[in-house]
RNA sequence: GAUAAAGGCAAACCUCGAGUAAUCGGGGGACGCAAAGCCACGGAUCCCACGGCGCAAGCCGGGAUGGCCGGGUUACCGAA
Numbered sequence: 001g002a003u004a005a006a007g008g009c010a011a012a013c014c015u016c017g018a019g020u021a022a023u024c025g026g027g028g029g030a031c032g033c034a035a036a037g038c039c040a041c042g043g044a045u046c047c048c049a050c051g052g053c054g055c056a057a058g059c060c061g062g063g064a065u066g067g068c069c070g071g072g073u074u075a076c077c078g079a080a
Stems, first nucleotide, its partner, number of pairs: 001077001008033002013028006031067001037073003041070003044065004050061004
C1' cells in the first nucleotide's frame, strides 16, 4: 500500500461439541480484513459458577474479547 500477481483468513447465520456464563473449538457459510498471523503488557468492554471484603448495593481476585484500541513480535508481493 496499487484497478498488480500469487495466495491467505473468515463475520452474521446454521449445525455438532465444551463452559455457570461471557465465549471458544469442529463442519458448512462469506460480512469483511494488508497482518482479520501470533502474544492478555496497558486501556476499554463483557461474564461471574467459585474465593475474599461488605448490612446491602457492589468491589477485588478469577475468566473472556487480538474481527475494540494501543503496544510487542513474525510474514507474501514490490508500482507510486